[in-house]
RNA sequence: CUCUUAUCAAGAGAAGGUGGAGGGAAUGGCCCUGCGAAGCCCGGCAACCGGUGAACAGACUCACACGGUGCUAAAUCCUGCAACAAUUCUGCAAGAUAAGAG
Numbered sequence: 001c002u003c004u005u006a007u008c009a010a011g012a013g014a015a016g017g018u019g020g021a022g023g024g025a026a027u028g029g030c031c032c033u034g035c036g037a038a039g040c041c042c043g044g045c046a047a048c049c050g051g052u053g054a055a056c057a058g059a060c061u062c063a064c065a066c067g068g069u070g071c072u073a074a075a076u077c078c079u080g081c082a083a084c085a086a087u088u089c090u091g092c093a094a095g096a097u098a099a100g101a102g
Base pairs, nucleotide, nucleotide: 001102002101003100004099005098006097007096008095013042016041017040018039022032023031024030028078029077043072044071045070048068049067050066051064052063053062054061076094080092081091082090
């Protein structure tokens, strides 16, 4: 990088430290930000994989949060296509994350 499967309206710093101007994928919007952006550290959230424990004939399942990730403004912030008389509510596309395969 490509493919497969699952999930994506819940949750997590209103006053932590550092840093010093950007950030929210891309386009167009609309927002956040010197009342301090990104990044890094710490804290926190969640429970995808591993681990441990409970239960069971086994599997499903439940708990913990020890290891590997992830996440921590706004629905994946909204968006494109199809369907619908129309509508945040249906499906697809695009994207993100995890696990597996090449």
This is a predicted structure of a 102-nucleotide RNA (SAM riboswitch aptamer (S box leader)) from Sediminibacillus terrae. The coordinates come from a structure-prediction model, not an experiment, and the mean pLDDT is 79.